[in-house]
RNA sequence: GCUCGGUUGGCGCAAUUGGUAGCGCGACGGUAUGAUAAGCCGCAGGUUGUGAGUUCGAGUCUCAUACUGAGCA
Numbered sequence: 001g002c003u004c005g006g007u008u009g010g011c012g013c014a015a016u017u018g019g020u021a022g023c024g025c026g027a028c029g030g031u032a033u034g035a036u037a038a039g040c041c042g043c044a045g046g047u048u049g050u051g052a053g054u055u056c057g058a059g060u061c062u063c064a065u066a067c068u069g070a071g072c073a
Base pairs, nucleotide, nucleotide: 001072002071003070004069005068006067007066010025011024012023013022019056028042029041030040031039049065050064051063052062053061
């Protein structure tokens, strides 16, 4: 330099053919206990890497760009 993949709450990952972004862990609160843990219940937390475009509507499609991983040279 070229090709391909990844980027989504604090962490790990989903999301059908474009149609209101969920799950687990963790955090916080409650229940329970003499107390703690586990269990159970509840709750908060996301401008989906960044910028633009297409569309009635974009995590998803297009373009540019940043970071990262693999392959080739």

Predicted 3D model of a 73-nucleotide RNA (transfer RNA) from Hydractinia symbiolongicarpus. The coordinates come from a structure-prediction model, not an experiment, and the mean pLDDT is 81. RNAcentral holds the sequence, with entries from Ensembl Metazoa. NCBI's taxonomy places the organism under Eukaryota, Opisthokonta, Cnidaria, Hydractiniidae, Hydractinia. Rfam family: tRNA. By type it is a transfer RNA. From the family's description: Transfer RNA (tRNA) molecules are approximately 80 nucleotides in length.